Source information:
Small-subunit ribosomal RNA from an uncultured rumen bacterium, 1492 nucleotides, folded computationally. The prediction has a mean pLDDT of 83. Rfam family: Bacterial small subunit ribosomal RNA.

[in-house]
């Protein structure tokens, strides 16, 4: 200290979401050992059992028990011994009991508390205070009782009654009273605003316990320490969908209470008291020292340790008591557990172990009281689950080991890759040498005990210290220390797509399954499971759950609101917040000094102790705080004096659609009436509805209404906004100048509150001419509740009133100061020449700085400050629900949450679309020609059928395509018959050459058999060897079997479009621009000019092929000037090299002096002269695993391989290409012209014969410019049909025949005669062609045994038409919009259907809180009565006093009842909402989105 995630990318805004710490932690996997801390967070849930508070015998009566001693008895039995009983409290010493002190500490837990509860800081002249300690002084004198022992009684029990008896440091009189305390009286001193009241007088009230007589002990009183109580400032959590609480409430006066002050409480007066600085309710929670995280400020949290505080089942209450209203005390009521004899009793683990239950989850029913520390006691000593130790547990820190060396150019074995060589696991191992912590054995062995008891001594002296000797350890024979053997006992865990360190195989196939997040998985997964190897960490590793961090993501430190969320519609205007210049003053904030506190633990730093560490001591600084108390005056504040530039007044001259109220006005629009005049008007994209011979529309003339006011008019003007336009009158308000007379900061903003607010809307009551929601009707459409039409209510308009919202926007809150200019324009002043011009106040535009995420703003800021208000914190839910206020009502204002996403958004860039714009091109349209679409034939393809009808190819860019030839082969298809190292390739081993021929069987390949033949190199002659064949084994062979979405390679298409990029520089945060855009121009990004670009590359051209001309050169098989052949020549044709020739070269005109375009000449040919090869960057996961290569998958007696036979040719039917047609520019006929380009030896095949022909015999020439295919054909020419299904068209069948081939049936091609369908120019659509083009005619050739209407290619004849670029289609450039980017075949909205999810209403319905109001009232204090009992006191005594039961009152818990409030939880139904690969229905939205 960051990273990932929105987007094709790109900057910016904003959310999610990692990486680091820390937990009292859980949970998975794995675990050796030490020390130190640590361990019920959930049920303040219910407890079984134990224990957790006594203790004094030196207060006391006792003796029940025990032990001693005495003494009877009795037994064993040896006059004395032992046992048993009984007795005596005499002695140790004691249950139980009176008493005393303790049980108000310690120890646990956080429910309740949001409060003086904590914390800090200060106060009590308003208090207490047992045991300690100091100081005084005092303990004189009587008395009744009562527990318990005993006796009786009641009752299961617990217990509880009676009577008798007895004791004290129990209880009570009495006495003294310095003291205390209370009255009255004076009234110093202190402070001064109440006040405080010393020293004193008087009067009253008030004490004591004893005792073994010595220590100790009680009683008054002062004072200390100690610990409590109180009071007051400041701190101290959310919610305003909680805004008004309060009646003892707020003071007062006088009481009564208390340790003390108070309304704490009561009687009377007063009406106070709190509250926007948040009361009151309502949620929620123990505080604090301190942890935990952070740079810091801050957020979070309060377990363990310490400090307060507050509880002990719930709840109320007082007793005792120095102190409780008491965890292990007491009464009471409430639930709940357990005993009962049913009558009644007993409990309270939030003590310490344990137990049940809850829950992911938290230990032992442990040992001492040996130290620390507490109670009691004189003290020995006794109790102490306080505490000290153990024990469980990786839950946490620390420390330590599992070994250290050395050992292979590298074992075994695992994985993985392979070029079979290797490469990883790896110095790891085995092996060698050491070591010896731990762990086992074995022996030794502390400290903690300083101190205290006991005994003795001593020393000063009545109680302490000191020495001696004894004694006391739970942990513990533990810590530690030596020895001995042995590498001996001891490694896992996550993770390996990016964030994030660290890959590969295998298995799975959007399945299982992973995932913090973005995403992974659909047959090559570094993401899923396993291995293998690597990474981090290591006695642990992950995971989950919280907490801060990172998040500057609530921003004091340290954001932001034009457009990303966010400026309130807009003024006035209380609180509040800030305020101008110059002085004097104070000190409250500042700022500094000092005291005082801020406990101790923790932290930090030092310096020591456990071996280190962690841990522990100890000392220091810190502890940002709060008080006092000084000092200082800059700055804020406060008081006070000035002043005049903010404000404001006033006087003056303007300006304005500012406002309200009256009058006026004319044009238009409809409606009336009358004339004039006839068939239509009106609408529309085209129509219709509608009006109209009852006279419309149109057009005059007059009248009547009601609204709104042309032109002027204009980024003019005025208002706070909203808004506001005929003229004029009347009031009302404001703005600039201008002067500088007055006042003296009076001022800025502005929660709340007021008031204004367009348009639609309500109510009430006018008013209605125009226009017009809803409604109707008529088109439009699939539909059309729309857009278009004709019609129309209500509104529009006027007055009253409500409403209060708008894209009420500059989407920009108000006010004040500063900061460069450059041009308008409004309304003032100045001074002029009425021009320039200057200056004040508005409004406009375009720009420096700066600002901004960019667009963009930019003295009218979004810039630089300062000040005050408003509002934002991720997208949907949702501005919805509830609730609460307005409102007549529609509705407004306030304004959540559940749940779900991972992005939503802004600017801006490339592209790509657009029923967006401009320019350009193209047989794109148009303007012609000839077709396709009908018919029949062929042929391809779908579909159907079949055993099979093999696969492919599906818009353009499949379909006469892969096939330039399917009878058999071909062949992959089906059916049956064979064969398995195989039809083919290489290796081994044997054995034979090969090879021929003939039997033989079969459907046919296979099988089986005779006969021949012996060949070629070598040779040492035995024999090896090559090539070929057999047979045997296995390594392997094969597969037109899958994936063209694993792939090469090849092709197709946009497209022969004219694009598509790079280096440098510039510009821009950046994707990216520029450059390549502009002006012009081309077939062209083809050239020129111009420019922050300068250059370059792939394309275009051009070089290459061939055609049209010509030269030269050669020249037979071509030719021929000879009548013909030989000869002969090469002029001409030809054929083949080579050269030439066209470049806007020239002239004009045009143009920007340019590229360049248009015309001309010359020329065989003129603007690329025709036509071919040639296809940028890239698209379509485009076509091909079936041409071939090729990776994975699969197959292996089959998906190979082989034979025969069949299919590929099938046939209701549909579509593509293509042939012939349909006829007279034509058919038939006869005679009779004129090409090129091609093939030919397993071949063309002449002449000649024969056959009506196909075609047969024939065989000459030719491996061909020589010979053969080979007669072009269509035109011309002469005849003849005469417009008809014909002398058109020829299908389809009939016979007869050829041919080719083992074989023409399924299934070939030709040839005669003979039969003569359909068809008489084709619907909606569509298709090619711009010139030697199309149309038309033939001819060759490849494949080929045979088969050609296809399909390549070649000459013959040989047109029409292009005004032109609106239109349709494709494409180039530029620009504009875009929610599109997989790119318009994109993106996306709402119903309805379906499923899950949370949520809001609901008849209600069931719970919970906290109050209220009455009703009943336990126990208990307090009054008050006490005629009943009564020990102490007073009386001779009756009696009295004093007390106690009862009794009654006020309070006053739980309880009951009632109406209400707040909150949950459920409710048929209902309502929207989210969320779900392929559901229906339409197309709202995004482009002018097809109606912005």
């Nucleotide at each position: 200290a960051g990273a990932g995630u929105u987007u094709g990318a790109u900057c910016c805004u904003g959310g999610c979401u990692c990486a680091g710490g820390a937990u009292g932690a859980a949970c998975g996997c794995u675990a050796g050992c030490u020390a130190c801390a640590g361990g019920c967070u959930u049920a303040a849930u219910a407890c079984a059992u134990g224990c957790a508070a006594g203790u004094c015998g030196a207060g006391g009566g006792g003796c029940a028990g025990c032990a001693u001693g005495g003494g009877a008895u009795u037994a064993g039995c040896u006059u004395g011994c032992u046992a048993a009983u009984c007795c005596c409290g005499a002695u140790g010493g004691c249950g139980a009991c009176c008493g005393g002190c303790g049980c108000a500490c310690g120890g646990g837990u956080g429910a309740g508390u949001a409060a003086c509860g904590c914390g800090u800081a200060u106060c009590c002249a308003a208090c207490c205070u047992u045991c300690c300690c100091c100081u005084u002084a005092c303990u004189c004198u009587g008395g009744g009782a009562u527990a318990g022992c005993c006796c009786g009684g009641u009752g299961a029990a617990a217990a509880c009654c009676g009577g008798a008896u007895u004791a004290a440091c129990a209880c009570c009189g009495g006495a003294u009273g310095g003291u205390u305390u209370c009255a009255u009286u004076a009234g110093a001193u202190g402070g001064c605003a109440u006040c405080u009241g010393a020293c004193g007088a008087u009067g009253a009230a008030u004490a004591a316990a004893g005792g073994c007589u010595u220590a100790c002990g009680g009683u008054a009183a002062g004072g200390g320490a100690u610990g409590g109580g109180g009071a007051u400032g400041c701190g101290u959590c959310u919610g305003a969908u909680u805004a008004g609480c309060u009646u003892g409430u707020u003071g007062g006066c006088g009481g009564g209470g208390u340790a003390a002050c108070g309304g704490c409480c009561c009687a009377c007066c007063a009406a106070g008291g709190c509250a926007a600085c948040g009361a009151u309710c309502a949620g929620u929670a123990g505080g604090g020292g301190u942890u935990c995280u952070g740079a810091g400020a801050g957020g979070a949290a309060g377990g363990u340790c310490c400090c307060c505080c507050a509880c002990a089942u719930u709840g109320g209450a007082a007793c005792u008591g120095a102190g409780a209203c008491a965890c292990g005390g007491u009464c009471c009521a409430a639930a709940c557990u357990c005993c009962u004899a049913c009558g009644g009793g007993a409990g309270g683990c939030a003590g310490c172990a344990g137990u049940g239950a809850g829950g992911a989850a938290u230990a032992u029913u442990g040992g001492u009281c040996a130290a620390u520390g507490g109670g009691c006691g004189a003290g020995a000593g006794c109790c102490u689950g306080a505490a000290c130790c153990a024990g469980c547990c990786a839950a946490g820190u620390a420390g330590c080991g599992u070994g250290c060396a050395g050992g292979a150019c590298g074992a075994c074995g695992g994985c993985c890759c392979u070029a079979u060589g290797g490469g990883u696991u790896g110095u790891a191992a085995a092996c060698u040498g050491c070591u010896u912590u731990u762990g086992u054995g074995c022996g030794g062995g502390a400290a903690u005990a300083a101190a205290g008891u006991c005994a003795g001594g001593g020393a000063c002296g009545u109680g302490u210290c000191c020495c001696u000797g004894u004694u006391u350890g739970c942990a513990u024979g533990u810590a530690c220390c030596g020895c001995a053997a042995g590498a001996a006992u001891a490694a896992g865990g996550a993770c390996c797509g990016g964030c994030u360190a660290a890959u590969u195989c295998c298995g799975u196939g959007c399945c299982a399954g992973c995932a913090g997040c973005c995403g992974c998985g659909g047959u090559a997964a570094u993401a899923c499971g396993g291995a293998a190897g690597g990474u981090c960490c290591g006695g642990g590793c992950g995971u989950u759950a919280u907490c801060c961090g990172g998040a500057u993501u609530u921003a004091u430190u340290g954001g932001g609101u034009u457009u990303a969320a966010a400026g309130g519609g807009a003024g006035c205007g209380c609180a509040g917040g800030c305020c101008g210049g110059c002085g004097a003053u104070u000190a409250a904030g500042c700022g500094u000094g000092a005291c005082g506190u801020g406990a101790a633990a923790u932290g930090c730093c030092g310096c020591g102790g456990c071996u280190c560490a962690a841990c522990c001591g100890u000392g220091g600084a810190a502890g940002u705080g709060c008080g006092u108390c000084g000092c200082g005056a800059a700055c804020u504040g406060g008081u006070u004096g000035u002043c005049u530039u903010g404000a404001g007044u006033g006087c003056g001259u303007a300006c304005g659609a500012c406002g309200u109220g009256u009058g006026c006005g004319g044009a238009a629009u409809u409606c009336g009436u009358g004339g004039u005049g006839u068939a239509g008007c009106g609408g529309u994209g085209a129509a219709a509805u509608g009006c109209u011979u009852a006279g419309a529309u149109a057009u005059c003339a007059c009248g009547a209404a009601g609204a709104a006011c042309c032109c002027c008019g204009a980024u003019u003007g005025c208002g706070a906004a909203g808004g506001c336009a005929g003229c004029g009158c009347a009031c009302g308000a404001g703005u600039c100048c201008g002067c500088a007379a007055c006042u003296g900061a009076c001022g800025c903003u502005a929660a709340a509150g007021c008031u204004c607010g367009a348009a639609g809307g309500u109510g009430c009551g006018g008013g209605u001419a125009u226009c017009g929601a809803a409604c109707a009707g008529g088109a439009u459409u699939a539909g059309a509740u729309a857009c278009c039409c004709u019609g129309g209510u209500a509104g529009u308009c006027c007055g009253c009133a409500c409403g209060g919202u708008a894209a009420a926007c500059g989407a920009u809150g108000g006010a004040u100061g500063c900061c460069c200019g450059c041009u308008g324009u409004c309304g003032g002043c100045g001074a002029u020449a009425u021009a320039a011009u200057g200056u004040c106040g508005g409004u406009g535009g375009c720009c420096a700085a700066g600002c901004g995420a960019a667009a963009g703003c930019g003295u009218u800021a979004a810039g630089c400050a300062u000040c005050c208000c408003a509002c934002c914190u991720g997208g949907g839910g949702a501005g919805u629900a509830c609730g609460g206020c307005c409102g007549c009502a529609a509705g407004g204002u306030u304004g959540a949450a559940a749940c779900u996403c991972a992005a939503a958004g802004g600017a801006a860039u490339u592209g790509a679309c657009g029923g967006g714009a401009g320019c350009c091109c193209g047989c794109a349209c148009a303007a012609g020609c000839a077709g396709u679409g009908g018919a029949g034939u062929a042929u391809g393809u779908g579909g159907u059928u079949u055993a099979a009808u093999u696969c492919g190819a599906c818009g353009c860019a499949a379909c006469g395509c892969g096939a330039a030839a399917a009878a058999c082969c071909u062949u992959a298809c089906c059916g049956g018959g064979a064969c398995u190292u195989g039809a083919c390739a290489u290796c081994u081993g044997c054995g034979g050459a090969a090879g021929g021929a003939c039997c033989g069987a079969u459907a046919a390949c296979g099988a089986g058999g005779u006969c021949u033949g012996u060949g070629c190199c070598c040779u040492u002659c035995g024999g090896g060897g090559a090539a070929c064949c057999g047979c045997a084994a296995g390594a392997c062979a094969g597969g037109u079997g899958g994936u063209g979405c694993a792939u090469g390679g090849u092709u197709g298409u946009c497209g022969u479009c004219a694009g598509c990029u790079c280096g440098u520089g510039u510009c821009g945060u950046g994707a990216g621009a520029u450059g390549u855009u502009g002006g012009g121009u081309u077939a062209a990004g083809u050239c020129c000019c111009g420019c922050a670009a300068c250059g370059a590359g792939c394309g275009c051209a051009a070089c290459c092929c061939u055609u049209a001309c010509c030269g030269u050169c050669a020249g037979u098989u071509g030719c021929u000037a000879c009548g013909c052949a030989a000869g002969a020549g090469c002029a001409c044709u030809c054929u083949g090299g080579c050269a030439g020739g066209a470049c806007u070269g020239c002239c004009g005109u045009u143009g920007a002096c340019a590229a360049a375009a248009c015309g001309g000449a010359g020329g065989a040919a003129g603007g690329u002269g025709g036509g071919g090869a040639u296809g940028a960057c890239g698209u379509c996961a485009a076509a091909u695993c079936a041409u071939c290569a090729u990776g994975c998958c699969c197959u292996u007696u089959a998906u190979g391989u082989u034979c025969c036979g069949g299919g590929c040719c099938a046939c209701a039917c549909a579509c593509g290409u293509a042939c012939u047609a349909c006829a007279a520019u034509g058919g038939c006929g006869c005679a009779a012209a004129c090409a090129a380009a091609g093939g030919g030896a397993g071949g063309c095949g002449a002449a000649c014969c024969c056959g009506c022909g196909a075609g047969g015999g024939g065989g000459a020439g030719c491996g061909a410019a020589u010979c053969c295919c080979a007669u072009a054909a269509a035109a011309g020419g002469c005849g003849u049909c005469c417009c008809a299904g014909u002398u058109c068209g020829g299908a389809u069948u009939g016979c007869a025949g050829g041919c080719u081939g083992c074989a023409a049936c399924u299934c070939g091609c030709c040839u005669g005669c003979a039969u003569g369908a359909a068809g008489u120019u084709g619907g909606a659509a569509u298709u090619g062609c711009u010139a030697g083009u199309a149309a038309u005619c033939g001819c060759a050739g490849a494949u080929c045994a045979g088969c050609a209407u296809g399909c390549u290619g070649c000459g013959g004849u040989g047109a029409a038409u292009a005004c032109g670029u609106u239109c349709c289609c494709g494409g180039g450039c530029u620009u504009u919009g875009u929610a599109c980017a997989c790119a318009c075949c994109g993106c996306c909205c709402g119903u309805c259907a379906a499923a899950c999810c949370a949520u809001g209403a609901a008849a209600g319905u069931c719970g919970g809180a906290a109050a209220c109001a009455c009703c009943c009232g336990a126990a208990g204090c307090c009054u008050g009565u006490g005629a009943g009992c009564u020990g102490a006191c007073c009386g001779c005594a009756a009696g009295g006093g004093g007390g106690c039961a009862g009794c009654a009152g006020u309070c006053g818990a739980a309880g009951g009842u009632g109406g209400g409030u707040c909150u949950g939880a459920u409710g048929a139904u209902u309502g929207g909402g989210g969320u779900u690969a392929a559901g229906u229905c339409g197309u709202a939205a995004c482009a002018a989105g097809g109606u912005a």